[in-house]
RNA sequence: GCCUCCGUGGCGGAAUCGGCAGACGCGCACGGCUUAGGACCGUGUGGGGAAACUCGUGCAGGUUCAAAUCCUGCCGGAGGCA
Numbered sequence: 001g002c003c004u005c006c007g008u009g010g011c012g013g014a015a016u017c018g019g020c021a022g023a024c025g026c027g028c029a030c031g032g033c034u035u036a037g038g039a040c041c042g043u044g045u046g047g048g049g050a051a052a053c054u055c056g057u058g059c060a061g062g063u064u065c066a067a068a069u070c071c072u073g074c075c076g077g078a079g080g081c082a
Base pairs, nucleotide, nucleotide: 001081002080003079004078005077006076007075010026011025012024019065027045028044029043030042031041032040046055047054048053058074059073060072061071062070
């Protein structure tokens, strides 16, 4: 230098014929249980805001009524070729 794959909440990881983003698990918070803790059970849990609302899929553009998903260029990671 070229080719392929990947990048989504605090973490892992779903949502791939474009149509409610974050299922499920871990973690965390509060409560129950316990003398206390662990385990277990219940509820909640992306950011900002008092709320209404707004922002959010690595970054910037494009296509589309609609993009995590398709296209282009960058950035980062893994593998391969030279």
Transfer RNA from a Candidatus Sungiibacteriota bacterium, 82 nucleotides, folded computationally.
Its Rfam family is "tRNA". Gene Ontology term of the family: triplet codon-amino acid adaptor activity.
The sequence was found in a public genome assembly.